The prediction has a mean pLDDT of 80. This is a predicted structure of a 141-nucleotide RNA (FMN riboswitch aptamer (RFN element)) from Sulfitobacter noctilucae.

């Protein structure tokens, strides 16, 4: 240092200004935000072995909503991603051996209920779960 059990912690950002109206933080102009792993020609570092950061839209994953199965008279309740479902959106132009990742420009996206009016940003499930990340102690080599 990998490996493996168990245990604890931690694990999402954003609506400011105008506008129009009886009523918008929802609609229109302008603004603002981008969970986790993986990849990387871009940055740092380096004992020159390798390290650390870098992608909302390149590959997966996650929470929900639905399916499906078990239950219930019903409502609910449990399960379940080996369920092909909603769940998402990227192009030009340049450098180059190679770029959907670098540089330049333009763009596009974003559960589910709720609501004086149509929500990525309010409020609610959620003091919830979760990808995953981290520490601890045990085993075994």
């Nucleotide at each position: 240092a990998a490996g493996u059990a168990u245990u604890c912690u931690c694990a999402g950002g954003g609506c400011g200004g105008g506008g129009u109206g009886c009523a918008a933080u929802u609609c229109c102009c302008c603004a603002c935000c981008g969970g986790c792993g993986g990849u990387a020609g871009g940055g740092g570092g380096c004992a020159c072995g390798c390290c650390c950061c870098a992608a909302g839209c390149c590959c997966g994953c996650g929470a929900g909503c639905g399916g499906c199965c078990u239950u219930u008279c019903a409502c609910g309740a449990g399960g379940u991603g080996c369920c092909a479902g909603c769940a998402g959106a990227u192009c030009c132009g340049g450098u180059c051996a190679a770029a959907u990742u670098c540089c330049g420009g333009a763009g596009c996206c974003g559960a589910c209920g709720g609501u004086c009016a149509u929500a990525g940003u309010c409020c609610g499930g959620a003091u919830g779960g979760a990808a995953g990340a981290g520490a601890a102690u045990g085993c075994a080599c």
Of the family's consensus pairs, 100% are formed in the model. Lineage of the source: Bacteria > Pseudomonadati > Pseudomonadota > Roseobacteraceae > Sulfitobacter.